[in-house]
RNA sequence: GGACCCGUAGUUCAAUGGAUAGAAUAGCGGCCUCCGAAGCCGUAGAUACAGGUUCGACUCCUGUCGGGUCUA
Numbered sequence: 001g002g003a004c005c006c007g008u009a010g011u012u013c014a015a016u017g018g019a020u021a022g023a024a025u026a027g028c029g030g031c032c033u034c035c036g037a038a039g040c041c042g043u044a045g046a047u048a049c050a051g052g053u054u055c056g057a058c059u060c061c062u063g064u065c066g067g068g069u070c071u072a
Stems, first nucleotide, its partner, number of pairs: 001071007010025004018055001027043005048064005
């Protein structure tokens, strides 16, 4: 240089083009406890970026950025 794959909460993962993007774990607050841990209840937190297609985009298309695999 060429081909292909991936990018979603702090982390690990979901989400047929259609409800307010969910879960686990972690964080914070409360209950419990002599104090913690565990348990229970509550709470906040994310679609890499920019365009396009569509009535409607995490999903499809293009470009950019980042990561990875293969290849010369």
This is a predicted structure of a 72-nucleotide RNA (transfer RNA) from a Verrucomicrobiota bacterium. The RNAcentral record of the sequence draws on ENA. It matches the Rfam family "tRNA". By type it is a transfer RNA. Its mean pLDDT, the model's own confidence on a scale to 100, is 82.